[in-house]
Model confidence (mean pLDDT): 83 of 100. Transfer RNA from Neocallimastix lanati (nom. inval.), 72 nucleotides, folded computationally. The sequence is in RNAcentral, with records from ENA and Rfam. Taxonomically the source falls in Neocallimastix (Eukaryota, Fungi, chytridiomyceta, Neocallimastigomycetes). The same sequence occurs in records of 5 taxa. It matches the Rfam family "tRNA". It is annotated as a transfer RNA. Its family is annotated with triplet codon-amino acid adaptor activity in the Gene Ontology.
RNA sequence: GCCCGCUUGGCUCAGUGGUAGAGCGUCGCUCUCGUAAAGCGAAGAUCAGUGGUUCAAUCCCGCUAGUGGGCA
Numbered sequence: 001g002c003c004c005g006c007u008u009g010g011c012u013c014a015g016u017g018g019u020a021g022a023g024c025g026u027c028g029c030u031c032u033c034g035u036a037a038a039g040c041g042a043a044g045a046u047c048a049g050u051g052g053u054u055c056a057a058u059c060c061c062g063c064u065a066g067u068g069g070g071c072a
Base pairs, nucleotide, nucleotide: 001071002070003069004068005067006066007065010024011023012022013021018055026042027041028040029039030038048064049063050062051061052060
């Protein structure tokens, strides 16, 4: 330099056009002599950025950035 993939709560990942979910973690409550475990509940995401397509975009397309891989 060229080609391909990935980017979604703190972490690991789902979701693939129609108001974004799970597990773990965090916080609160219950339980306990106390802690852990267990049970119940809550908060937490402008879906990497930007432009476009569309009535409507996390999802489709372009560009940019980051990251991983392949070729030279």